RNAcentral holds the sequence, with entries from ENA. Predicted 3D model of a 72-nucleotide RNA (transfer RNA) from a Candidatus Pacearchaeota archaeon. It matches the Rfam family "tRNA". Rfam classes the family as a transfer RNA. Gene Ontology term of the family: triplet codon-amino acid adaptor activity.
[in-house]
RNA sequence: GCGUGGGUGGUCUAAAGGUUAUGACUAUUGCCUUCCAAGCAAUCAAUCCGGGUUCAAUUCCCGGCCCGCGCA
Numbered sequence: 001g002c003g004u005g006g007g008u009g010g011u012c013u014a015a016a017g018g019u020u021a022u023g024a025c026u027a028u029u030g031c032c033u034u035c036c037a038a039g040c041a042a043u044c045a046a047u048c049c050g051g052g053u054u055c056a057a058u059u060c061c062c063g064g065c066c067c068g069c070g071c072a
Base pairs, nucleotide, nucleotide: 001071002070003069004068005067006066007065010025011024012023018055027043028042029041030040031039048064049063050062051061052060
């Protein structure tokens, strides 16, 4: 350089055009407990960037950036 797969909370992950963007772990608060742990409940927190298509884009298209793999 060419091809190909990917980028979503602090971490991992689902959603593949329309629903409050899903779940787990972490964090915070509360309950429980003599205390801690475990358990239960609640809360906080996310779509890599720009443009296009569309009534509507995390999703489709184009470009860029970053990561992985293959070829040279």